A computed fold for a 71-nucleotide RNA from a Pseudomonadota bacterium, annotated as transfer RNA. It matches the Rfam family "tRNA". Rfam links the family to the GO term triplet codon-amino acid adaptor activity. About the family: Transfer RNA (tRNA) molecules are approximately 80 nucleotides in length. By type it is a transfer RNA. The source organism's lineage runs through Bacteria, Pseudomonadati and Pseudomonadota. The RNAcentral record of the sequence draws on ENA. The prediction has a mean pLDDT of 84.

């Protein structure tokens, strides 16, 4: 230099173009003599810009970062 893949809660991962979810975590509560465990509730995210579309995490273009292959 060329080609490919990935980017979503603090973390690990889902989501057929139509309400962004789960687990874990954090906080509060229930329970307990206390704590742990268990249970209940709350908190919390689509890498950036532009485009297509009635509607984009999802499709297209560019950018940024990381990983893999290759000259």
């Nucleotide at each position: 230099g060329g080609g490919g893949g990935c980017a979503u809660a603090g973390u690990u991962c889902a989501a057929u173009g139509g309400u962004a979810g789960a687990a874990u975590g954090u906080u509060g509560g229930u329970c307990u003599c206390c704590a742990a465990a268990a249970c209940c509730a709350a908190c919390g995210a689509u890498c950036c810009u532009c485009g297509u579309u009635c509607g984009a995490a999802u499709c297209g273009a560019g950018g940024u970062g990381c990983c893999c292959c290759u000259g």